RNA sequence: UACUGAUAAAGGCAAACCCGCCGAAAGACGGGGACGCAAAACCACCGGUCUAAUGACGAUCUUCGUCUACGACAGCGGAGUCGCCAGA
Numbered sequence: 001u002a003c004u005g006a007u008a009a010a011g012g013c014a015a016a017c018c019c020g021c022c023g024a025a026a027g028a029c030g031g032g033g034a035c036g037c038a039a040a041a042c043c044a045c046c047g048g049u050c051u052a053a054u055g056a057c058g059a060u061c062u063u064c065g066u067c068u069a070c071g072a073c074a075g076c077g078g079a080g081u082c083g084c085c086a087g088a
Stems, first nucleotide, its partner, number of pairs: 001088001003087003012037002017032004022027001035075001041081002045078003048073003055067005
């Protein structure tokens, strides 16, 4: 150091699912739990995905349908930022 990542060591994170809790939902958070992860650390800038409260439009109008992100996902990919251990 802009490179590499074992069946090593020190440690770290924690999917599904369950409980609690916030939310319209997607989903977040806390506890339990481990499928996995060498960036499964941070970041919605680009692409993608999810939701559709609100708003718009429509209808057979106490309601329903379609579209809509200003809501989310970093454990979907890319860019950017920072970083542990070991090797070289």
Predicted 3D model of an 88-nucleotide RNA (c-di-GMP-I riboswitch aptamer) from a Woeseiaceae bacterium.